[in-house]
Context: one part of a larger RNA
């Protein structure tokens, strides 16, 4: 340095962008590092052959092989490099017209439910639960009407529907804005891919300051169940949950499947474009998504199967018995909380 792995047996970094670097598409010159081929020089003894001399063996000692290398030189130019302000258009990208959309941001505003407050009607229960109970009502509750104020969500529409790198995103409307798709065609001309370190985005809870609180509810407190119930049911109830700024950076961040590009039977839905043919409905080609099945083929299986887990091919990441430990030191980040890199001893 060669190895075998990564859906579920240990293993894909939560996602992006992106340095270094690794990889890199077609023609043509030119070059000769890389390669290839040949000469020469050198590669001690040993070891291995055949010899030759101590009487013979060891050991000596001659020749060869072998030392797969280094060096200098002369040739090849397919391949890789490098090098032409050389050339291309099938990768990537611009422009042009369109298309769908809970992509994102900030502002405005609507409903419905709830709860509270005021105010009618009414009276003696509610409310809860297997069944009570604690709670709440004659200071009039629960019900019901009227009006009023918050506040948090947005029924139906809604769909293996859609969009986003992922976290994620869902009344409605205005402003700002990222991305993708499709159609002809027209431009630039490899300007690509991945990507160690880095950076950025990253539910939920959790921190910090001020707001802001209707519902719901950890903590908590009372009621009940119970042998006991620090539970599961009840009745209450605080942080939080909302919003703004600032942190935190983790998750079963899950397709438990890294990204990118080629290849390699079909048939069935759905969605977003284009082109055709019928023309009440629909069919038939083409392209981006997304779902079911399924051949070849991979798999221990179960499964996957043009959205691969198949067949290749480029780079990155990760694994290497269990436990101990995702700890402990130490570092490095954070206000904490913790969070990232991460061992040993011992043991089986």
């Nucleotide at each position: 340095c060669u190895g075998g792995g990564c859906g579920u047996a240990a293993a894909g970094c939560g996602c992006g962008c992106g340095u270094a670097g690794g990889c890199g598409g077609c023609c043509u010159g030119a070059u000769a590092a890389g390669u290839u081929g040949g000469a020469u020089g050198u590669g001690a003894a040993g070891c291995c052959c055949c010899g030759g001399g101590c009487u013979c063996a060891a050991g000596c000692u001659g020749g060869g092989a072998a030392u797969u290398g280094c060096a200098u030189c002369c040739a090849a130019a397919a391949c890789u490099g490098c090098u032409a302000a050389g050339a291309c258009u099938a990768g990537a990208g611009u422009g042009u017209g369109g298309u769908a959309g809970a992509g994102g941001g900030a502002a405005g505003u609507g409903u419905u439910c709830c709860u509270c407050c005021g105010g009618g009607u009414g009276u003696a229960g509610c409310g809860g639960u297997g069944a009570a109970a604690u709670g709440c009502g004659u200071a009039g509750a629960u019900a019901u009407c009227c009006g009023g104020a918050g506040g948090a969500a947005c029924a139906c529409c809604a769909g293996u529907g859609g969009c986003g790198a992922a976290g994620g995103c869902g009344g409605c409307u205005u402003c700002c804005u990222g991305g993708a798709c499709c159609a002809a065609c027209a431009c630039u001309g490899a300007c690509g891919c991945u990507g160690a370190g880095g950076u950025g985005c990253g539910a939920a809870a959790g921190c910090g300051u001020g707001g802001g609180g209707a519902g719901c509810a950890a903590a908590c407190a009372g009621g009940a169940u119970u042998a006991g119930a620090u539970a599961c049911c009840c009745u209450g109830g605080u942080a939080g949950u909302c919003c703004a700024c600032g942190c935190c950076g983790u998750a079963a961040a899950c397709g438990a499947u890294g990204u990118c590009a080629a290849c390699u039977a079909g048939c069935c839905g759905u969605u977003g474009g284009g082109a055709g043919g019928a023309u009440u409905g629909c069919c038939u080609c083409u392209u981006g998504g997304u779902g079911g099945c399924g051949c070849a083929g991979c798999u221990a299986a179960c499964g996957c199967g043009g959205u691969a887990a198949g067949u290749u091919g480029a780079c990155c990441g990760c694994c290497u018995g269990g436990g101990g430990a995702g700890u402990a030191c130490g570092g490095c980040c954070g206000c904490a909380a913790g969070g990232u890199u991460a061992a040993a001893a011992c043991u089986c």